[in-house]
This record gives sequence, C1' cells and structure tokens, in this order.
RNA sequence: UCAGAUGGCCGGAUGGCCGCGGGGUCCCGCAAGGGACGUCGAGGAAAGUCCGGGCUCCAUGGAGACACGGUGCCGGUUAACGGCCGGCGGGGGCGACCCCAGGGACAGCGCCACAGAAAUGACACCGCCAAAUCCUCCGAAGCCUCGGCGUAGGAGGACGGCAAGGUUGAAAUGGUGCGGUAAGAGCGCACCGCGUCUCUGGCAACAGAGGCGGCACGGCAAGCCCCACCGGGAGCAAGACCAAAUAGGGACGGCAUCUGACCUGUUUCCGGGUCGUCGUCCGGGUCGGUCGCGAGAGGCGGCGAGCAAUCGCCGUCCCAGAGGAAUGGCCAUCCUCUCAGCAAUGAGAGACAGAACCCGGCUUACAGGCCAUCUGACGCA
Repeated sequence: UCAGAUGGCCGGAUGGCCGCGGGGUCCCGCAAGGGACGUCGAGGAAAGUCCGGGCUCCAUGGAGACACGGUGCCGGUUAACGGCCGGCGGGGGCGACCCCAGGGACAGCGCCACAGAAAUGACACCGCCAAAUCCUCCGAAGCCUCGGCGUAGGAGGACGGCAAGGUUGAAAUGGUGCGGUAAGAGCGCACCGCGUCUCUGGCAACAGAGGCGGCACGGCAAGCCCCACCGGGAGCAAGACCAAAUAGGGACGGCAUCUGACCUGUUUCCGGGUCGUCGUCCGGGUCGGUCGCGAGAGGCGGCGAGCAAUCGCCGUCCCAGAGGAAUGGCCAUCCUCUCAGCAAUGAGAGACAGAACCCGGCUUACAGGCCAUCUGACGCA
C1' cells in the first nucleotide's frame, strides 16, 4: 500500500425568529378563563410483534399422573428466556476467524426413491481362480495282440471357491502396507479407525495414555417415538374510581281506582293489593371524566470481583408521556455528498425511520463516517 476478520461508536452541528405538546413558578380574574417567565419534548432501531418478564384481571385446596406445546453438548449469567458469555465436539478458511435444531438408533414401530448383483435375519452382474473331487478329450514315461490303453502333465467342463478390482448410489459391512493363498479374504501382523476396560487431567461436556477384542454395532429422530427440563388463561380495549340527559328498575308518599284483568281471604256478598299518574329518594349500565402513566431490572462517571456475559459499592442526574392528532417551519454560517467549472464559485440533496403500559432480548431496514485489535500478500529500511 492492497485485500480482509472481529468488536464498538456516531447517525449532521451552532445561532436567530415564528409556532406546537406536557409539567412548574408568578400575575390578572368571584369564577370560567387569560397572560408572562422558565424548563422538558423520538430512536438505534421507537419497526416486526418472534421469545422472555413486570403489572392487571380471571381461574385455582395440595401433590402426582396423562394429554398438548416448547427447549435439547457442558458450565456460567439473569427477574426470565429459545438471549448472552466462556468452553467442548464436528465442518469450512493459508490465516485473523466463521458456521452447526449438537440428547437417544442394543425400548419399539416405520422409511431408505432412482440406479445397482445387493439398501440389512444381506448379496454376486462383469470379473478373478483351477489347489481338491468328478466327467470328456489329448497325452512324455510305461505296457501291448501295433489298433490302442494310460501315470505325470495339458485343454475344456461340472460341482465349486473369492469379494481383491470394475460397475450403481447420498450411503455398500473398516482403511493403508507387508505377509499369505489356486485366487482371495482380519486369514495373520504393524499402524490408523472402532468397541470395551482401567488410569490420568478437567466441576462437566470431553481429552490423553495403556491393556484387551479381529470388528461385532449401515443411515434417518427438522418420521412416529423414548429420556430430561420448562409451561394455568387473557391482555392497558388489562383493570379501578367518579358519574349526565333520556328510557327502564326499586322504596316511600299523594291522587285516581268508571269499565276491566290478575293475585288473595276455601266459594258468593263484602273487602285488601297490583296494573295508572305525580313527587322525593336509591341503585345499575351508557355518553363523558379521573386514575393506571413513568424514580425505573433507569442514565452517566469512578472503584472493585470476574477471561467474559454479568454483579457489588460510591457519587451524580431526572430524561416525552397525551385524544388517533405535539415533537414543526423559515433564515444564516459551517459539515458531508452529487453535478457544473481550470479555479474562484454556483446549484441541488441530507440514510432507515418515527413513541402510546413498561422492560430484557432476537430479527429486519439503514446514505455516510469514525475508533480499536488482529490476519494474509507485496514493497522499502
């Protein structure tokens, strides 16, 4: 210098004028209300609403089982988590570093398409072999009646042996080498792998060493399942309080009680009550209002414990809170970028986005820029 890796941070700045929302203080006013001053007023994601909690109401005697849903190497952290930190194992990269739903396949069931000989109580297409047994033919030696017979041996075949090599596949029943054999094969041996036992290190996941075993145990649990752990439901339109008009309900009282209806004193007569209307009071819901509503798992700084996530102590600060609605506009100077220009300068633009009960995470969007540590290559000294 170039190419990268990881972690963190910023997200235009300052001033003036006008305006908007919430508290506060003061003044005017009987009050309703009005005015002045001063202060605070979006984000790293306020977003998606994916996960976890606070808070509220409902349900719930305790414990367990079953069902359903979720999580899934080990240790730590936390209010909690599927988050985070540190480690282990596997995979990728020359490297810094990155990625992984990463428990169990001797509890059981199921599946393994196509291709291929064969996809699991295994198997033999091409190929390799001719040692053993048998058959046919030839046939040194040898025999003979000269036609033949026939040992060793040779050729072909039958019965067979093999899984080394080839072929298929995502996956083929350990790998490499030497020996061995008719050819071969853990058949034998060495090393690696695997299984198992012991020891050592580690809290553990796991790692290392040694002994034994010739290898027995294919893969899939983001298929059912098994094991361990976790989980009551709904959500600020939660929920609490105050409380109009109108309509309807109840209590008490007044008036009316013509014709009726119903209830009641067992029936008739004779009564009583209600159905009507007016007044006062009470209670519930609706409109509306108030609270919930921001001092908090809070921000910043320092010290300490810890590799870290995180935690403790001290100091300091108060930092939006509403209705669905506020958080803006203009000007000036500077900053960054783009365009034009030799230049001076001119013109334009300012990423993603925007609270509504709160908090911890994750994920997603984002112009441009800054810092720290580290890696590789090249060059120079």

Model confidence (mean pLDDT): 77 of 100. Predicted 3D model of a 381-nucleotide RNA (Bacterial RNase P class A) from a Pseudomonadota bacterium. Its Rfam family is "Bacterial RNase P class A". Its family is annotated with dimeric ribonuclease P complex, tRNA processing and ribonuclease P activity in the Gene Ontology. Lineage of the source: Bacteria > Pseudomonadati > Pseudomonadota. It was read from a public genome assembly, where an Rfam model found it.